[in-house]
Context: one part of a larger RNA
RNA sequence: GAUUGAACGCUGGCGGCAUGCUUAACACAUGCAAGUCGGACGGUAACAGUGGUGCUUGCAUCAGCUGACGAGUGGCGGACGGGGGAGUAACGCGUAGGGACCUGCCAUAGAGAGGGGGACAACUCGGGGGAACCCGAGCUAAUACCGCAUAAUCCCUACGGGGAAAAGGGGUUCGGACCUCACGCUACUGGAUGAGCCCAAGUCGGAUUAGCUUGUUGGUGGGGUAAAGGCCUACCAAGGCGACGAUCCGUAGCUGGUCUGAGAGGACGAUCAGCCACACUGGGACUGAGACACGGCCCAGACUCCUACGGGAGGCAGCAGUGGGGAAUAUUGGACAAUGGGGGCAACCCUGAUCCAGCAAUGCCGCGUGUGUGAAGAAGGCCUGCGGGUUGUAAAGCACUUUCAGUAGAGAAGAAAAGCUCAUGGUUAAUACCCGUGGGUCUUGACGUAACCUACAGAAGAAGCACCGGCUAACUCCGUGCCAGCAGCCGCGGUAAUACGGAGGGUGCAAGCGUUAAUC
Numbered sequence: 001g002a003u004u005g006a007a008c009g010c011u012g013g014c015g016g017c018a019u020g021c022u023u024a025a026c027a028c029a030u031g032c033a034a035g036u037c038g039g040a041c042g043g044u045a046a047c048a049g050u051g052g053u054g055c056u057u058g059c060a061u062c063a064g065c066u067g068a069c070g071a072g073u074g075g076c077g078g079a080c081g082g083g084g085g086a087g088u089a090a091c092g093c094g095u096a097g098g099g100a101c102c103u104g105c106c107a108u109a110g111a112g113a114g115g116g117g118g119a120c121a122a123c124u125c126g127g128g129g130g131a132a133c134c135c136g137a138g139c140u141a142a143u144a145c146c147g148c149a150u151a152a153u154c155c156c157u158a159c160g161g162g163g164a165a166a167a168g169g170g171g172u173u174c175g176g177a178c179c180u181c182a183c184g185c186u187a188c189u190g191g192a193u194g195a196g197c198c199c200a201a202g203u204c205g206g207a208u209u210a211g212c213u214u215g216u217u218g219g220u221g222g223g224g225u226a227a228a229g230g231c232c233u234a235c236c237a238a239g240g241c242g243a244c245g246a247u248c249c250g251u252a253g254c255u256g257g258u259c260u261g262a263g264a265g266g267a268c269g270a271u272c273a274g275c276c277a278c279a280c281u282g283g284g285a286c287u288g289a290g291a292c293a294c295g296g297c298c299c300a301g302a303c304u305c306c307u308a309c310g311g312g313a314g315g316c317a318g319c320a321g322u323g324g325g326g327a328a329u330a331u332u333g334g335a336c337a338a339u340g341g342g343g344g345c346a347a348c349c350c351u352g353a354u355c356c357a358g359c360a361a362u363g364c365c366g367c368g369u370g371u372g373u374g375a376a377g378a379a380g381g382c383c384u385g386c387g388g389g390u391u392g393u394a395a396a397g398c399a400c401u402u403u404c405a406g407u408a409g410a411g412a413a414g415a416a417a418a419g420c421u422c423a424u425g426g427u428u429a430a431u432a433c434c435c436g437u438g439g440g441u442c443u444u445g446a447c448g449u450a451a452c453c454u455a456c457a458g459a460a461g462a463a464g465c466a467c468c469g470g471c472u473a474a475c476u477c478c479g480u481g482c483c484a485g486c487a488g489c490c491g492c493g494g495u496a497a498u499a500c501g502g503a504g505g506g507u508g509c510a511a512g513c514g515u516u517a518a519u520c
Stems, first nucleotide, its partner, number of pairs: 001520004006516005013367006019360002021325001026323003030320003035076003040073002043069002047067003050063006083278001085276001092203002095200001097198002102194001106191001111186002114148001116146002123138006154163003168183001170181002204250003211241003216238008253275004257268004280301005303314004331357001333356003339353001340351004370400004380391004404461001406456004414447001419441008464509005469490003475504005485492002
C1' cells in the first nucleotide's frame, strides 16, 4: 500500500447492488418448512346444493342424489429441495482413465393385457387403558393381495428341458354393447439421465513417532452383492507395507475459486457453484428404482416434558424466534405474481425452495449538504515587533437554482400461460373426445404509497473524523513543569514544549474517519 463475513470509538442526509453467529455440531417455548390424487377404492364426519317429510315459515329430519370431502385402503412423492461442517489425511476431493453393474419418472421399437379366487382396514358390536394407544368378534371394495392360462421377448440349463406377466378408471352415448381417444398396466429391447465400483499420479505439519500388519498378503472351494474384490467364511501358503517416510501423534471437509503480488509464489476456502460426510450420541435394519433415510422405524444412552407411577412423548446443523456463549452478526414479515419442485387428465392444492419486503454505513458504487456576486477586507476570535497580520469572499447583503428528501398527481415492464371460443392439421368409422398450430376473448402482480415522469414550496432538512517533531502533507499562543501525560519506530516532558492538555490556524480523507485484529 492493498484486502476483510470484521469489531470498537466519535459522527451520520439519500439511493442502488451485495453481505450479515467466523464463538457453543450448546439447549430449545411457539408457529410454519411435504404433500397430493374422488379420473384407483369402500364410503359420508364436516360444509354447500338439490329433492322429499314434518310443521312453529325457518328450523328439524331423511336421501351419497350432486359439488365436494374428515378419517381409512391404495398410488406417486416424503432419497429432491433446504441446513450447518462435527467427523474424515481418505480413492474423501480434483485431474485423467477403466469395466464386472443397477437405473422410478422421460423418450424409442415391436409384443400383450384372457379367466378366476380369498382376504384386511374403514365401519358395527364388545372389552382394556389416566394417556399414547391396544385387543377380540362380525361385514366390505379396489389400479391392494394370490393362483391358473398365454410368452413375441427375457431368465436358467446337464441342451433333454424348466421358469416368469398384467388393471383398470375416465371421455364419447339418454344408457349399455361394439368401435375409438387420451391417461394408466405387464414382460422385454436398445437409449437418455442419475447412481454404485476399480485404478494412475497429486493432496498439511511432526522422526523429540522407526518399525507396522494375522483377514494381515496371496491362492482354492463356498457364501454374499445390482456388480469386481478377504466383502465374508473354511483350508493351504507366508506373505504385504516402510527413510521415495510405513505406523503413530496433531491439524483439517476437498475443489472451482478468493485476497495479495510485476510475476513466481504466499495466505485463505464467508457469500455463489460441484463433490463428500453428518442430522441429540452410538448401533441396526425395514420399505423402496433409489436410504441404512434431517422433519420414517427399532434398540441402547444422555437430556427435557406428561403421568392416575402401570407407562408414554420429543429431537430447529429447515425459516423466523428464545436462552446461553461472545468483541460481534437481522423479522416469531408478505406472496406463490415470476422461476423451479411434488401430486393431479385438468381445474387446482402444497412449497420458510424461491421471489420480495423489514433491520444493520457491514462493504462497494453513485448523489447531495447549494450556485454566482460580494472589501467597508465589517464585527468577533487568535497572534502581534502595537504599525498591523490572520480567520477571509469566508460571513452579512444582493441575484439565482431546486438534485435528493417532503407533499400532490400521473404511471411502463416483470404476464407468458392455463381457461373459453373460432379456424386448421393429426387421431378416428366419426363433424365426439383428445393432441398440435394460428386468430380472438377473458382474466391473473407479493413487491407497490415501487421504478420513471410532472407539479408545488423554500437555501430551505443534511459534515464529520484523524492528524500537524522526523519518517509524513500541515505552526503559533496559553497551561503544565521528568508531574500530568504522549508514543508505530526514533523518542518528547526536570519553567519560554511546533512532540503532553486547551485554543486559533493549517493538512488529509469525507458520510464517513480513526483504532484494534488478521493476510499478502

Predicted 3D model of a 520-nucleotide part of an RNA (small-subunit ribosomal RNA, 5' domain) from an uncultured prokaryote. The coordinates come from a structure-prediction model, not an experiment, and the mean pLDDT is 84. The full RNA is in RNAcentral, with records from ENA.